Lysine riboswitch aptamer from uncultured Phascolarctobacterium sp., 157 nucleotides, folded computationally. RNAcentral holds the sequence, with entries from MGnify. The model forms 98% of the base pairs in the Rfam consensus. Taxonomically the source falls in Phascolarctobacterium (Bacteria, Bacillota, Negativicutes, Acidaminococcales).

[in-house]
C1' cells in the first nucleotide's frame, strides 16, 4: 500500500404517475374604459393601462408511492459544451479546482409566488468513528478534550 465486505441514521440522491401549491393567476372572450404596456428590441387609437363579468391553464420550484445508494453526496472557482429565448439572459451538462463526518436547530443573507424547499455564514446541543487523558476494572464502559470521510471496522494479499 491494493482487494473486497460492512457501519452511521431525523443518513444520502433520483423520482416523467399521484398529491399541494403556483391560482381562480396568465392566455382567451364580453363589456367599460380612453394612452399608456413592456428589462430591452418592440407591442398600442384596425383601441394600450386600469374596471366589471365569462372561462380557466402550464412551466419553473415542492412532497412522496417507488427505485439506486453510504463521497452517500451537495456546494465555490475556473474552462468548455448542449437547451430556451428577437436579444439581455436563464436552466442543465462534462472537465478540473477548493470546502463540507451526518443530520437536527437559531440568526443573518442569497434563491424563489411562497409562512414551501433550498444554499451559504457565524453559533447551539446531539450523533457515528479513531486517537489522548482519567475513573473503573474485563462490562470493552463511563466522563474530558482533540481529529477528519485522504476518516473507521473485518477479511484477504
Nucleotide at each position: 500500500a491494493g482487494a473486497u465486505a460492512g457501519a452511521g441514521g431525523a443518513g444520502c440522491g433520483c423520482a416523467a404517475a399521484g398529491c399541494a401549491a403556483g391560482a381562480g393567476u396568465a392566455a382567451c372572450c364580453u363589456g367599460u374604459g380612453g394612452a399608456g404596456c413592456g428589462g430591452g428590441g418592440g407591442c398600442u387609437u384596425a383601441g394600450a393601462a386600469g374596471c366589471a363579468g365569462g372561462c380557466a391553464a402550464a412551466a419553473g420550484g415542492g412532497u412522496u408511492a417507488g427505485c439506486g445508494c453510504c463521497g452517500a453526496a451537495g456546494u465555490u472557482u475556473a474552462u468548455c459544451a448542449g437547451c430556451a429565448g428577437c436579444c439581455a439572459u436563464g436552466c442543465u451538462g462534462a472537465u478540473a479546482u477548493g470546502c463540507u463526518g451526518g443530520g437536527c436547530u437559531g440568526u443573518c443573507a442569497g434563491u424563489g409566488a411562497a409562512u414551501a424547499a433550498u444554499u451559504g455564514a457565524c453559533g447551539g446541543a446531539c450523533u457515528g468513528u479513531c486517537g489522548c487523558u482519567g475513573c473503573a476494572g474485563c462490562a470493552g464502559g463511563c466522563a474530558g478534550c482533540g481529529g477528519a470521510g485522504u476518516g473507521c471496522u473485518a477479511u484477504c494479499u